[in-house]
Context: one part of a larger RNA
RNA sequence: CUGGGCGUAAAGAGUUGCGUAGGCGGCAGAGUAAGCAGAAUAUGAAAGCGUGUGGCUCAACCAUAUACCCAUAUUUUGAACUGCUCAGCUAGAGGAUGAGAGAGGUGGCUGGAAUUCCCAGUGUAGGAGUGAAAUCCGUAGAUAUUGGGAGGAACACCGAUGGCGUAGGCAGGCCACUGGCUCAUUCCUGACGCUCAGGCACGAAAGCGUGGGGAGCGACCGGGAUUAGAUACCCCGUUAGUCCACGCCGUAAACUAUGGAUGCUAGCUGUGCCCCGUAUCGACCCGGGACGUAGCGAAGCUAACGCGUUAAGCAUCCCGCCUGUGGAGUACGGUCGCAAGACUAAAACAU
Numbered sequence: 001c002u003g004g005g006c007g008u009a010a011a012g013a014g015u016u017g018c019g020u021a022g023g024c025g026g027c028a029g030a031g032u033a034a035g036c037a038g039a040a041u042a043u044g045a046a047a048g049c050g051u052g053u054g055g056c057u058c059a060a061c062c063a064u065a066u067a068c069c070c071a072u073a074u075u076u077u078g079a080a081c082u083g084c085u086c087a088g089c090u091a092g093a094g095g096a097u098g099a100g101a102g103a104g105g106u107g108g109c110u111g112g113a114a115u116u117c118c119c120a121g122u123g124u125a126g127g128a129g130u131g132a133a134a135u136c137c138g139u140a141g142a143u144a145u146u147g148g149g150a151g152g153a154a155c156a157c158c159g160a161u162g163g164c165g166u167a168g169g170c171a172g173g174c175c176a177c178u179g180g181c182u183c184a185u186u187c188c189u190g191a192c193g194c195u196c197a198g199g200c201a202c203g204a205a206a207g208c209g210u211g212g213g214g215a216g217c218g219a220c221c222g223g224g225a226u227u228a229g230a231u232a233c234c235c236c237g238u239u240a241g242u243c244c245a246c247g248c249c250g251u252a253a254a255c256u257a258u259g260g261a262u263g264c265u266a267g268c269u270g271u272g273c274c275c276c277g278u279a280u281c282g283a284c285c286c287g288g289g290a291c292g293u294a295g296c297g298a299a300g301c302u303a304a305c306g307c308g309u310u311a312a313g314c315a316u317c318c319c320g321c322c323u324g325u326g327g328a329g330u331a332c333g334g335u336c337g338c339a340a341g342a343c344u345a346a347a348a349c350a351u
Stems, first nucleotide, its partner, number of pairs: 004322003007305002012319001014202002017200002022195003026089002029086004034082002036078008050066006092192001093189003096185005104178007111155001116150007126137002163170002207248006216242002221237004259318006267296006274289004300307002324351003333344004
């Protein structure tokens, strides 16, 4: 380079959120002639190769003729498609107007239940824990119960196959600021689009730095058990951490193990939200449309499992990735990081 692939066999990058270069790009008109198609000319050495004929007795070998090298350049013709230029269109995209739903985000204020601790009252011998125990707490008065107080973290019910967000993720209530989405009208712009190597941004948990905070839980650690042993599972304690602010880290089974966009290809059933119709005094009910989210399925696809208008079906465009297993996501080098390490990424060798 060609080919075949990427749900589970190797393979979709965490999100691609923004987006550069690049690639690709709706309907229709005129022009141009770069790509494209044709023609002509020039060049494309000889030898060799192919074909014909001939010469060595044949052959190899040799001679001769012809074909081929279809590539580049110039000129010329054509105008379907692509490109370019000009002037348009509205089905893509965007905007406007009017509605709407939502744990989307940031900051602040605030509420109740519960756990723990402290103070006080009542009260007395147990409590806690387990398979059974023991360590542990308790006559210096525990557990239980009542009243008061402190502090931190998380928000029962509603709650859902529910909603929102690009992903990570988001849940007590209220306020402020703020992002996106859907629907309706079909008013405006007029291809403004899709994808995106690099780049920028975001990115659970754990971990790191500085300063706070610390109720519960709880790596590490100590003790008690279990056991042949028990560096565990079980129990009693408990430090980092978990929480907050700021700054790093940049990884996850970051999963739908399924990249994004557009169009097309039977349906049925639930559910969220909006609109229209029907009905009604009005809402509900019922029917239809749009967007989302689930279950089942026609055709089709698939090695099977299964997928199936939210495709893993049928197509087009763009990006990423794979190429037997181990060695190895390792070494070396580089970049980044305070570090932990991350990213990039082999080979020998074995099979």

The part of an RNA shown here (small-subunit ribosomal RNA, central domain) has 351 nucleotides and comes from a moss metagenome.
It matches the Rfam family "Bacterial small subunit ribosomal RNA". Gene Ontology terms of the family: ribosome and structural constituent of ribosome.
Its mean pLDDT, the model's own confidence on a scale to 100, is 82.
The full RNA is in RNAcentral, with records from SILVA.